This is a predicted structure of a 1465-nucleotide RNA (small-subunit ribosomal RNA) from an uncultured cyanobacterium. Its Rfam family is "Bacterial small subunit ribosomal RNA". Its family is annotated with structural constituent of ribosome and ribosome in the Gene Ontology. The sequence is in RNAcentral, with records from ENA, Greengenes and SILVA.
RNA sequence: GGAUGAACGCUGGCGGUCUGCUUAACACAUGCAAGUCGAACGGAAUCUUUCGGGAUUUAGUGGCGGACGGGUGAGUAACGCGUGAGAAUCUGCCUUCAGGUUCGGGACAACAGCUGGAAACGGCUGCUAAUACCGGAUGUGCCGAGAGGUGAAAGCUUAAGUGCCUGGAGAUGAGCUCGCGUCUGAUUAGCUAGUAGGAGUGGUAACGGCACCCCUAGGCGACGAUCAGUAGCUGGUCUGAGAGGAUGAUCAGCCACACUGGGACUGAGACACGGCCCAGACUCCUACGGGAGGCAGCAGUGGGGAAUUUUCCGCAAUGGGCGCAAGCCUGACGGAGCAAGACCGCGUGAGGGAAGAAGGUCUGUGGAUUGUAAACCUCUUUUGAUAGGGAAGAAGACAGUGACGGUACCUAUCGAAUCAGCCUCGGCUAACUCCGUGCCAGCAGCCGCGGUAAUACGGAGGAGGCAAGCGUUAUCCGGAAUUAUUGGGCGUAAAGAGUCCGUAGGUGGGUAACCAAGUCAGCUGUUAAAUAGUGAAGCUUAACUUCAUAGAGGCGGCUGAAACUGGUUGUCUAGAGUGUGGUAGGGGCAGAGGGAAUUCCCGGUGUAGCGGUGAAAUGCGUAGAUAUCGGGAAGAACACCAGUGGCGAAGGCGCUCUGCUGGGCCAUAACUGACGCUCAUGGACGAAAGCCAGGGGAGCGAAAGGGAUUAGAUACCCCUGUAGUCCUAGCUGUAAACGAUGGGUACUAGGUGUUGACCGUAUCGACCCGGUCAGUGCCGUAGCUAACGCGUUAAGUACCCCGCCUGGGGAGUAUGCACGCAAGUGUGAAACUCAAAGGAAUUGACGGGGGCCCGCACAAGCGGUGGAGUAUGUGGUUUAAUUCGAUGCAACGCGAAGAACCUUACCAGGGCUUGACAUGUCGCGAAUCUCGGUGAAAGUCGAGAGUGCCUUCGGGAGCGCGAACACAGGUGGUGCAUGGCUGUCGUCAGCUCGUGUCGUGAGAUGUUGGGUUAAGUCCCGCAACGAGCGCAACCCUCGUUUUUAGUUGCCAGCAUUUAGUUGGGCACUCUAGAGAGACUGCCGGUGACAAACCGGAGGAAGGUGGGGAUGACGUCAAGUCAGCAUGCCCCUUACGUCCUGGGCUACACACGUACUACAAUGCUUCGGACAAAGGGUUGCGAGCUAGCGAUAGCAAGCUAAUCCCGUAAACCGCGGCUCAGUUCAGAUUGCAGGCUGCAACUCGCCUGCAUGAAGGCGGAAUCGCUAGUAAUCGCAGGUCAGCAUACUGCGGUGAAUACGUUCCCGGGCCUUGUACACACCGCCCGUCACACCAUGGGAGUUGGCCACGCCCGAAGUCGUUACUCCAACCGUUCGCGGAGGAGGACGCCGAAGGCAGGGCUGAUGACUGGGGUGAAGUCGUAACAAGGUAGCCGUACCGGAAGGUGUGGCUGGAUCACCUCCUUU
Repeated sequence: GGAUGAACGCUGGCGGUCUGCUUAACACAUGCAAGUCGAACGGAAUCUUUCGGGAUUUAGUGGCGGACGGGUGAGUAACGCGUGAGAAUCUGCCUUCAGGUUCGGGACAACAGCUGGAAACGGCUGCUAAUACCGGAUGUGCCGAGAGGUGAAAGCUUAAGUGCCUGGAGAUGAGCUCGCGUCUGAUUAGCUAGUAGGAGUGGUAACGGCACCCCUAGGCGACGAUCAGUAGCUGGUCUGAGAGGAUGAUCAGCCACACUGGGACUGAGACACGGCCCAGACUCCUACGGGAGGCAGCAGUGGGGAAUUUUCCGCAAUGGGCGCAAGCCUGACGGAGCAAGACCGCGUGAGGGAAGAAGGUCUGUGGAUUGUAAACCUCUUUUGAUAGGGAAGAAGACAGUGACGGUACCUAUCGAAUCAGCCUCGGCUAACUCCGUGCCAGCAGCCGCGGUAAUACGGAGGAGGCAAGCGUUAUCCGGAAUUAUUGGGCGUAAAGAGUCCGUAGGUGGGUAACCAAGUCAGCUGUUAAAUAGUGAAGCUUAACUUCAUAGAGGCGGCUGAAACUGGUUGUCUAGAGUGUGGUAGGGGCAGAGGGAAUUCCCGGUGUAGCGGUGAAAUGCGUAGAUAUCGGGAAGAACACCAGUGGCGAAGGCGCUCUGCUGGGCCAUAACUGACGCUCAUGGACGAAAGCCAGGGGAGCGAAAGGGAUUAGAUACCCCUGUAGUCCUAGCUGUAAACGAUGGGUACUAGGUGUUGACCGUAUCGACCCGGUCAGUGCCGUAGCUAACGCGUUAAGUACCCCGCCUGGGGAGUAUGCACGCAAGUGUGAAACUCAAAGGAAUUGACGGGGGCCCGCACAAGCGGUGGAGUAUGUGGUUUAAUUCGAUGCAACGCGAAGAACCUUACCAGGGCUUGACAUGUCGCGAAUCUCGGUGAAAGUCGAGAGUGCCUUCGGGAGCGCGAACACAGGUGGUGCAUGGCUGUCGUCAGCUCGUGUCGUGAGAUGUUGGGUUAAGUCCCGCAACGAGCGCAACCCUCGUUUUUAGUUGCCAGCAUUUAGUUGGGCACUCUAGAGAGACUGCCGGUGACAAACCGGAGGAAGGUGGGGAUGACGUCAAGUCAGCAUGCCCCUUACGUCCUGGGCUACACACGUACUACAAUGCUUCGGACAAAGGGUUGCGAGCUAGCGAUAGCAAGCUAAUCCCGUAAACCGCGGCUCAGUUCAGAUUGCAGGCUGCAACUCGCCUGCAUGAAGGCGGAAUCGCUAGUAAUCGCAGGUCAGCAUACUGCGGUGAAUACGUUCCCGGGCCUUGUACACACCGCCCGUCACACCAUGGGAGUUGGCCACGCCCGAAGUCGUUACUCCAACCGUUCGCGGAGGAGGACGCCGAAGGCAGGGCUGAUGACUGGGGUGAAGUCGUAACAAGGUAGCCGUACCGGAAGGUGUGGCUGGAUCACCUCCUUU
């Protein structure tokens, strides 16, 4: 996408044509669905009568029909069905032909009487008819070799017929047989006794083990028997390009069934849906004795279910039964009803209409959109309503006959009038915005959406799609080449069996002839109709219906062809094999021998240790070890040679010699003559471990013991050490049994090694050189491959055969079976669960991977922190509050450049409510100031003073007060909604782009490489060539100098002064403008003639001169909503605002950062010297005076190169102190003062006097610094009323060390591994605990199905018996007998039932095993990097668990080194 007998949700105008219990083959109330014939028969009843009769109806006898029609799909895997053949049969009614239809007889119903029973239904006696029944005659037929035997009939009506009997033929229908086709399972492999066959008999319509007796021992099966499961089959239907796949409603053909099981009767036909008998279950009636019933017919009911209709009309048509017919019957059928259940058709209006109305929605508020949509104008009337007319369907000459139905259809009138919804709008997939919600509610087909800006939820507007429907669900096919015949794969994704031998099977060399099975061709039969295709026709069209036509393919028959396949026969040698001659080899088995090493034993020498490890210890040793020498014993393995070298099918095989033995290769061309290849089932071999029995046991060494390590260490390391490892005879049958690559054959470039054999050439010969064949490696072309890679040893191109795969997990598990002593192996699922698992390659990131390089990263040094006291910040605690933020580096003297009030955001209390602040409206008042009461203040209550400015004279500006409303306000939340700013990696050298090229692609190249640099700095090379952001430079400052300019700066010379104070000057210092200067420029060396580096010269300065500013792409959802701005949310008499007081200053404690110290390189007294950079009018404040001092009083100057702060300190000189808790250190505390400020109590700073704590250089650990740096010394400034140990600057004095890059940390580049990509703070494994789910085992329990054995044995057929009975016919002695029949009884078979054991299958089960799933549980860390002991496979043992160890194997192991081969030069 298409489809459906569908269902559900929302919605719903009309018509036509179809369809309608898919589930409980569950149970059924009620009615109807099969009757008819009086022209077969005798009665009865009713009506009528002209009494002669006639007509109608019909219970019964009889005939035909109830075997058709209608329903359903339970059973059935079958000759059931389909198709095509066939022979041993029957066939009522029908057609046709021939013949016949004669003579008799006896009954039984109905009816009458009596009688039983509740009923259903009977019983006895008596009467009677027939087309009912019986006998005789005739007889074409049938049987039989024949003789011969056997064998029919029915009449009724009327004058026209119709029946009946026999035989032949036909038609129709039915029965039977065979070939082929017809689902799944091998975890169903053996099945079968009437079984297979034969002769006979019986039976049947008919063949036949159909049945029975006898005989034989067969028959079926890997080409799938048997068993189990499922299922009606087909024409067809749906889908698909087809091949196929799925399906089997309606319509049609066949089959089967009729409550369940069994059985026969009747009949032409049944083992019978609306018949019978029996058994069973169920239901109903009952007088309890007994009876009745079978909707899977049409309606209908209950039930089940997601779900499927009316207890309708009519026999008018078509068809059926009966009848001569009229006719009757017909829930077949024709119709109507219900249902949008399906298909088809139509409509819900058409044209015009921009003020682009209103309203809605959105909005950048301009507008956009709904939208020509509406309104409005013109028109039409399908549909609808009303009225009138009105069919065809009806056939056979007339007449009559219509359920549908006054329906279809036609006409007139009316009026746009009556008529649109559903789904979707994140991608797939056409269609977007707003609001609400806030991982909630919800959506979802897959991916996924939702945690405060959701195009994904819900609503709205708009849009898209379809339309009387639209969506959803279910199912089937398609796409899906995703079971691959058409048309897939298997090195690494799932997949080559561990290897070989070989049976069936499959397949197979050259040539000639024949056959004609396959194959091909022609003709022919059939393949029902319907359907589907094509062409017409009829309903207004279509759906629908009708007519015509065409076959493909299948099966059968006839005729032909002979290339290919096949068969038969003959022949050949290229495949294959044999022979002959050589040849290499760790091929196999057995025997014998050998030396080195190890351990042990004995002896000698010798003395204190040995051994072992990262370091140790356990262990051994003074009873003499280890070491060393000599002698001896034992077992196992065979160094060097040794090699991508050899051999073998694989596993595997390595000292030497001998014996036996398998295979290969080369040469030759004598022999056979296709003998070949592959191989299901089968067989043999098959490392290590393991098992059994017996040996052996040196070393090694699972388990075990001990020592270490560790948080633990059931491990890694160490010391011991048992099985085992070894041999013999068996078993096991698995490995990463790998080239992860099945075997065979042929073809398709080469190059280069190597092993073996041979030939040529050469040579005395061996080498060398060339060639052929067979192996074994590397590189590589075409080609192949998803890529990696493979590439004559294919993973290329083809053919043949086998094995295997079909998402991951569950699981190589469970169960069954087989094998095994066991361990276990082989075969091998499902439920459930996930949306992935996986391969190769790419870019990153990471590695207890590698290489190169850098950094105060380490090292070398100097000084600190960590210890003390104090300051300050933080955590914690406390509190009414201790406001908030910052939290590894990159928070913690941080925001805060300075909390007594204020600040202030916090707390307590007291107040205000358009508000402390802004804008707008209205009103009043100048504004403003003073005073009083109350109060802690804010506030509140009152009293008074005061009349301003501009003006166009209307008023206005500003201020204050009042009122109402818009609004203000918020340091309330969200830094994970944001802007801006900032930190950090990091001033690290990187980050990218365009074009080109390479690659399927992600991407790569450039940017890698060789050098070099501080640098992706530069040079060279190069499939790259260029470019951008970064680096560098340009900017500021310091260092040298020139020039310009000299006031407030300076003073060499001149004059002057206490004093550059003044005159004078601008040389110098300085100030501040403009310049110069440094560029690896020059020389030498190294280097590649490069870049560059090293050294030198000159120079104030030399290789970036020092310092600063400057911070690429990005990372950390880093920090900040409390600096500011801002979306959204929240508060609005309060989360706003004002005020007073308190708090941010608390204090057991912990941490960070500082200050001061611990002293003599010091402290202290006195004296003396030298800065820079700043600040100053609410200010700096000289100077004088007072005070010990802080400071106070008075006061000059200065808006500053002018005046002031302002004495710099370390330092220098003289003196004191003399190693002590001190003349060190200064905390703490007391007293007395000063300053600021409204106010120093909580809670400021300073001064003086007194007091004089800890502290004697600091554990683990840790920080800074490479030169004017560290260290040390002071000064200034901002903040600020006041408050600096902090911060930002300034200068003074002024070191030590760097061998170097192994290590720690961080970073850059290249490379490698990766299971990481939220990127190692990653990923991830297993036990345990909890919850849920499905499942295995399980003492058992309980159902279903199946077959077998035994018992019982209904109905009934058949047989037997001769007990009872009997009208027809025969005989008769008339009593009866015979023939025949019925009943009973018996026998075989036999359903249901019972008993016993068994098979298969389901449910359930205490307990138990593992498995799966589950945001935040526990224990460890196994795996991924060398994952920190490389990992993995098989096996064995052990351990809470992942796992560990032993043994053998693999590379799908990193790194380093070596060997070999190859490529390039």